[in-house]
RNA sequence: GAGUCGGCCAGACAGUCGCCGUGACCGGAAACGGUCACGGAGGAAAGUCCGGGCUCCGCAGGGCGGAGUGCCAGGUAACGCCUGGGGGGCGCGAGCUCACGGAAAGUGCCACAGAAAAUAUACCGCCCAAGUCCUUGUCCCAUGGCGGGCAGGGGCCGGUAAGGGUGAAAAGGUGCGGUAAGAGCGCACCGCGCGAGUGGCAACACGUCGCGGCACGGUAAACCCCACUCGGAGCAAGACCAAAUAGGGGAGCAUGCCGUCCCUCGGGGCGGCGACGCGCGGCCCGCGCGCGCUCCCGGGUAGGUCGCUUGAGGCCCAUGGCGACGUGGGUCCCAGAUGAAUGACUGUCCACGACAGAACCCGGCUUAUCGGCCGACUC
Repeated sequence: GAGUCGGCCAGACAGUCGCCGUGACCGGAAACGGUCACGGAGGAAAGUCCGGGCUCCGCAGGGCGGAGUGCCAGGUAACGCCUGGGGGGCGCGAGCUCACGGAAAGUGCCACAGAAAAUAUACCGCCCAAGUCCUUGUCCCAUGGCGGGCAGGGGCCGGUAAGGGUGAAAAGGUGCGGUAAGAGCGCACCGCGCGAGUGGCAACACGUCGCGGCACGGUAAACCCCACUCGGAGCAAGACCAAAUAGGGGAGCAUGCCGUCCCUCGGGGCGGCGACGCGCGGCCCGCGCGCGCUCCCGGGUAGGUCGCUUGAGGCCCAUGGCGACGUGGGUCCCAGAUGAAUGACUGUCCACGACAGAACCCGGCUUAUCGGCCGACUC
C1' cells in the first nucleotide's frame, strides 16, 4: 500500500418549555390537582420470511391429502438459525461460496444447430480385405473364350466411428499393438464402477489389495421416490367488571266483552267495542294518543380493568468446551402508550450527522444505512 474476518458507536454538551409512565409528599370526601425524583425507541423497532413462548379452539392418536426440510456431528426452548467438520467451486493468501439425498424405480423434457440429444446413429471423410460389376496394362493356353494369373483404376453392396463438422452437452483419455480402414478389438498408464482393508462417532478419505473393458449423457428450485418435521387460529388471542335504550326470562299487582288465527291446551298474536289514563286551560260531548306497572335475574353493547412487560433478560467473575454454547456465583431493573408519549426552541463545538421509529414477548434470517473506532489475520 492492497485486502480478509469479527466486534462496537450512531452528533456531543448546557439551558428553557412541554408529553407518557412509576414512586414519594401535599391538598381534597372522592374525582382530581400540585411539587419533587427517576425511567422513556433501534441496530435494524422494518419485511412479516422461518422458529418458539403465551392464549383460545374437539388435548390434537391413526390414515389420505398438503406444506416444508435434505452431506455429517453437535448447540438450542425450537428452527429453514448457529458452531465445527467432510465434499465441489473461487482466490497467491487471510478467507469466501454451494437446496450438497436419489437420474441402474418409473414418467417427462433437452430450443437452434446437427447424421444422431439416448433401444444410438452416419453428413463429409477413411477403406475396398470378403461378395459383385465395368475397365487398363501384361503374361499364359487344350488359342480367339462369357477363359485364367499378376499389377492397377472406377462403381455397387458394404465396413468404420480414428479425423472433420454441429452443439451448453456427442457414448472414457493418452500411447503402443492391431487392421483393408478402424474400434477397449488387445495391452500399459490415467480415469470410472463394485467389493475388501485401513483411518475417522460420521460425512468421507487412502501413493493399499482384488474384480470388471467400462455397466446405460444432462435435468429432481420437472413430476416423482426415499427419510424426517408440521393440529388450527392468533393479543382485534383471551379473561374480568359493567351503564342507558331495546329485546329475553321470572315473581307480585292490575287484567272487561266479541270475532278470528296459532297452539306444547297453559297461553299467545291481531282486529273491533267498552272501561281507564293522558292531551286539547276546567266540565260535558267530540277528537287524538296509550293500554300495562313495579321489582329481580341472565346474555350482550358503549365504556373500563387485566393480559402488558422480570425475561429462554442485561452486565461482571469463575469454570467446561476448538467453537456455537453449557454450568455456578454476584449484581442490576432498563419504554409500556391505546387517537396512541419519547418532542420543540436557544446557545456552544465538531469529523456537520445515514437508514429509520416500539404496539404481546423472545431467538433468527433478509433488506435499508452518513460516517467513525477497535481487535485479529493475509499478500
Model confidence (mean pLDDT): 76 of 100. This is a predicted structure of a 379-nucleotide RNA (Bacterial RNase P class A) from a marine sediment metagenome. Rfam family: Bacterial RNase P class A. It is annotated as a ribozyme.